This is a predicted structure of a 98-nucleotide RNA (SAM riboswitch aptamer (S box leader)) from a Bacillota bacterium.
It matches the Rfam family "SAM riboswitch aptamer (S box leader)". Rfam describes the family as follows. The SAM riboswitch is found upstream of a number of genes which code for proteins involved in methionine or cysteine biosynthesis in Gram-positive bacteria.
NCBI's taxonomy places the organism under Bacteria, Bacillati, Bacillota.
The model forms 91% of the base pairs in the Rfam consensus.

[in-house]
């Protein structure tokens, strides 16, 4: 980076400094000087691997990630007067392979 694969339901899960204009996968809708992204501090969420504990369900949060606006609407097809509803592409996170 590519390939498989499992999620993509839910989560009263954010405060403090630096920083300074972008960020949201693209575009627009939308979020930002009432301060983005980044990075640093403490904290919190979840439970995918491994770990301890169960005969199991499943528990626990010690490791190794992740996440801490919304995988929010519209994009591409299909149904449907519509609202909408399904599917698709694209992401995203873990596990694994190369």
């Nucleotide at each position: 980076c590519u390939c498989u694969u499992a999620u993509u339901c839910a989560g009263c899960a954010c405060a403090g400094g630096u920083g300074g204009a972008g960020g949201a996968u693209c575009c627009g809708g939308c979020c930002a000087a009432u301060g983005a992204a980044a990075c640093c501090u403490g904290g919190g969420c979840a439970a995918c691997c491994g770990g301890c504990c169960g005969c199991a369900a499943g528990g626990u949060a010690c490791g190794g990630u992740g996440c801490u606006a919304a995988u929010c609407c519209g994009g591409c097809g299909g149904g449907g007067c519509a609202a909408c509803c399904c599917g698709g592409c694209a992401g995203a996170u873990g596990a694994g392979a190369g």